[in-house]
RNA sequence: GGCUGAUAAAGGCAAACCCGUCGUGAGGCGGGGACGCAAAGCCAGGGGCCUCGUAGCCACGAGGUAGCCCAGCUGCCGGC
Numbered sequence: 001g002g003c004u005g006a007u008a009a010a011g012g013c014a015a016a017c018c019c020g021u022c023g024u025g026a027g028g029c030g031g032g033g034a035c036g037c038a039a040a041g042c043c044a045g046g047g048g049c050c051u052c053g054u055a056g057c058c059a060c061g062a063g064g065u066a067g068c069c070c071a072g073c074u075g076c077c078g079g080c
Base pairs, nucleotide, nucleotide: 002080003079004078005077012037013036017032018031019030020029021028022027035067041073042072045070046069047068048065049064050063051062052061053060054059
């Protein structure tokens, strides 16, 4: 450096739900809380899904989701 994640070691993150708060909403943020996660670290480029708007329909536009997938960047320890 590449591939990889058995057994560890040190740790890390935090689903649902509850409280507060922001938002038309999907959902975000803070606290509590742990279902789980070897990138459940970062990132909205390509898809998927979700929301809002317009519209008779098709479609289009705006937004969300990284714990849906792919891609990109970075990282601990071990094995080969």
Molecule: c-di-GMP-I riboswitch aptamer
Organism: Actinomycetota bacterium